Context: one part of a larger RNA
């Protein structure tokens, strides 16, 4: 070198589980609520089983009666129509007494006395007799019916009870009869408001240099945009969700910030006046293109801020958005040519569905008509998560789960090197003098890859995570020990620098710590790499499941780089590697 036995676990990103952390999915459960929507349950209402009566109060019908007052005018004239007559010994007019009512002045009814007379056509009035009659109206009474609504009573339904009887013999159940209490209530069934996490279904948005926090979400300006258009970022500035009836249309006129120079109050700036001024004013609000021949400022007339089209065209995946000549009608302005389908321009919005409104020569379930639709106008959305899932919605899960992701985080490499370590230049300056024994601003230029971080490149069908035991190895920017220059090195003892990695860097309290103070030692108690070396080598204090408390948070469920007690570390070595013995 080759085979074999016994070992050890450094690797095979070892071996188990289609990662439990993270995220993603219009994925799922379980839980919470003052999420939304339901619903059990209760709560009241009525209705039905459900009946009888007496009272108060009330609604409606019918009967009887009685009521009716502007002025003028015998006086308290409801309306209307007939109508020359009516009531009276079946007791007139007159008085008395009771009661109703009243605009207080009357008018109604009942009775007793009484013993035959009272009313009507006329004047006046808008209307003539309650003289009769008949049909109505206002308002009030009074009986009846009927209806409700309240308090009371009853008893026959309905309900409980009975250790009374019976069926029945032993039975507590059941039924039946009887006696008691209730009672038209309760209970049940319909229907309706309410109440309702007590159950139930469900929502609970996206971008996002991981997520979540936080900001954003439509439109309009500029850059960014590389000189047509068009172009990303959680690149850099601003704006809008409207205004005006004139700020719009047409004729006719004007120039303007500022600046100098003049002038009472009057000052840098108020108003007049002269020059001078090509845009710097101004434009209703943002910016950016415009504009003075005006788009800026003024007057007069006015309503084109029309109706019906619309050749051609520009932008857009669409859906849309835009610009527009001409015609046909009816208009302002202007002499007239003309111009005028809103505003210098580019923001000032919302599809579809569903309902209202107004008009309409449509259609109308056998026909007529309606209903209810379409057409034309027109209105109602911070559907602002602005192409709007529904009219209508929030959390929490460390009890959780499954699909999926290294497409995306947390270890740990890997690029980067701000930040961290180190170094070399320059030399202001400290060092009594002197930059440069020493130290060393302001800057410059490299260098390492140990922090923190940036990127998110391998791994999420799994690369265990902190310290600690064990067991190492390496680099040197060396803590002793060795050699050596320079000293602000007299000697020792320091101070800085150069070489140098052979070897060797102690033992304790505290802490889960690393680290860091700290005690006692040393010759020194070095930094740093090795998946923050090492968990198929141990451990398991920490942190990071599942129980529990406290502090805060939150209505809660639950939560917190707070805090405290607890809390299953599996693997018989196949291959590479080591290491001992052995054969060849």
């Nucleotide at each position: 070198c080759g085979c074999g036995c016994a070992g050890c676990a450094a690797g095979a990103c070892g071996a188990a589980a289609a990662g439990a952390c993270c995220c993603c999915g219009u994925g799922g459960a379980g839980c919470u609520u003052u999420a939304c929507u339901g619903u059990a349950u209760c709560c009241u209402g009525u209705u039905a089983u459900u009946g009888a009566g007496u009272u108060a109060c009330g609604g409606u019908u019918u009967u009887g009666a009685a009521u009716g007052c502007g002025u003028a005018g015998g006086a308290u004239a409801g309306g209307u129509g007939g109508g020359a007559g009516c009531c009276u010994g079946u007791g007139a007019a007159a008085g008395g007494a009771a009661g109703g009512u009243u605009u207080c002045g009357g008018c109604c009814u009942u009775c007793c006395u009484g013993g035959a007379g009272g009313c009507g056509a006329c004047g006046g009035u808008g209307a003539a007799a309650u003289a009769c009659c008949a049909c109505c109206c206002u308002u009030u009474c009074a009986a009846a019916a009927u209806u409700g609504u309240g308090a009371c009573u009853c008893u026959a339904a309905c309900u409980u009870g009975a250790u009374g009887c019976c069926g029945u013999g032993a039975a507590a159940c059941c039924g039946g009869c009887u006696c008691a209490a209730g009672g038209a209530c309760a209970g049940u069934g319909g229907c309706a408001g309410g109440u309702g996490g007590g159950c139930a279904g469900u929502u609970u948005g996206a971008c996002u240099g991981g997520g979540g926090c936080g900001g954003u979400c439509g439109c309009c300006u500029c850059c960014u945009a590389a000189a047509a258009g068009g172009u990303a970022a959680c690149g850099g500035a601003g704006g809008c969700g409207u205004u005006c009836a004139a700020a719009g249309g047409u004729u006719c006129c004007c120039u303007c910030a500022g600046g100098g120079c003049g002038u009472a109050u009057a000052g840098a700036a108020a108003u007049c006046g002269c020059c001078u001024g090509u845009u710097g004013a101004g434009u209703g609000c943002a910016a950016g293109g415009g504009c003075a021949g005006a788009a800026g400022g003024g007057a007069g007339c006015u309503u084109g801020a029309c109706u019906g089209u619309g050749a051609g065209g520009c932008c857009g995946a669409c859906a849309g958005g835009c610009c527009g000549a001409g015609c046909a009608g009816g208009u302002g302005c202007g002499a007239a040519a003309g111009c005028a389908g809103g505003a210098c321009c580019u923001a000032g919005u919302g599809a579809u569905c569903c309902g209202g409104u107004g008009g309409u020569u449509c259609c109308g379930a056998a026909u007529g008509g309606a209903a209810g639709g379409g057409c034309c106008a027109u209105c109602g959305c911070u559907c602002a998560a602005c192409g709007g899932a529904u009219a209508a919605a929030a959390g929490c899960u460390a009890c959780c789960c499954c699909g999926g992701g290294g497409a995306u985080a947390a270890c740990a490499g890997g690029c980067u090197a701000g930040u961290c370590g180190g170094g070399u230049c320059c030399a202001a300056g400290a060092g009594u003098c002197c930059a440069c024994a020493u130290c060393g601003a302001c800057g410059a230029c490299c260098c390492g890859g140990u922090u923190c971080g940036g990127c998110a490149c391998c791994u999420c069908g799994a690369u265990g995570u902190c310290g600690g035991c064990u067991c190492a190895u390496c680099g040197c920017a060396u803590c002793c020990u060795c050699c050596c220059g320079c000293u602000g090195a007299a000697g020792c003892a320091g101070g800085u620098g150069g070489g140098a990695a052979g070897g060797g860097u102690u033992g304790g309290a505290c802490u889960g710590u690393u680290c860091g103070u700290c005690c006692a030692u040393u010759a020194a108690a070095g930094c740093g790499g090795u998946a923050c070396g090492u968990g198929a080598g141990c451990u398991g204090g920490g942190u990071u499941c599942a129980g529990u408390a406290c502090g805060u948070c939150g209505u809660g469920a639950g939560a917190c780089a707070g805090u405290a007690c607890g809390g299953u570390c599996u693997c018989u070595a196949u291959c590479u590697g080591c290491u001992g013995c052995g054969c060849g």
The part of an RNA shown here (large-subunit ribosomal RNA, domain V) has 584 nucleotides and comes from a Pseudomonadota bacterium.